Model confidence (mean pLDDT): 81 of 100. A computed fold for an 82-nucleotide RNA from an uncultured bacterium, annotated as transfer RNA. Rfam family: tRNA. By type it is a transfer RNA. Gene Ontology term of the family: triplet codon-amino acid adaptor activity. It was read from a public genome assembly.
[in-house]
C1' cells in the first nucleotide's frame, strides 16, 4: 500500500427487512433475610432539565418521513496479502 471484519451505557453483549436504541447478563446503590456475612429474593440504575421535553451507537457529512443499520471521508483495533 491493498483486501476483509469490527467500534453501541461502568463492563460483556443484543437490536433479524431502515421503523420504540440499550434487551439479557455482570457490576453498582437501596431494601429484605442473617448474630454478622455469603448465597438467594425485591426495587432502582446513560445524560441535561423543576417539568414538558431534549441529547446519546468512534468523528464528520450525505440519502430518507425515519439511519446503530445504507453511501462517502477520516480515526482507532483485529486478521490476511504484498
Nucleotide at each position: 500500500g491493498c483486501c476483509g471484519g469490527g467500534a453501541u451505557g461502568g463492563c460483556g453483549g443484543a437490536a433479524u427487512u431502515g421503523g420504540u436504541a440499550g434487551a439479557c447478563g455482570c457490576g453498582a446503590u437501596g431494601g429484605a433475610u442473617u448474630c454478622a456475612a455469603a448465597a438467594c429474593c425485591c426495587a432502582u440504575u446513560g445524560u441535561c432539565g423543576c417539568a414538558a421535553g431534549g441529547c446519546a451507537u468512534g468523528a464528520g457529512a450525505g440519502u430518507u418521513c425515519g439511519a446503530g443499520u445504507c453511501u462517502c471521508u477520516c480515526u482507532c483495533c483485529c486478521g490476511g496479502c504484498a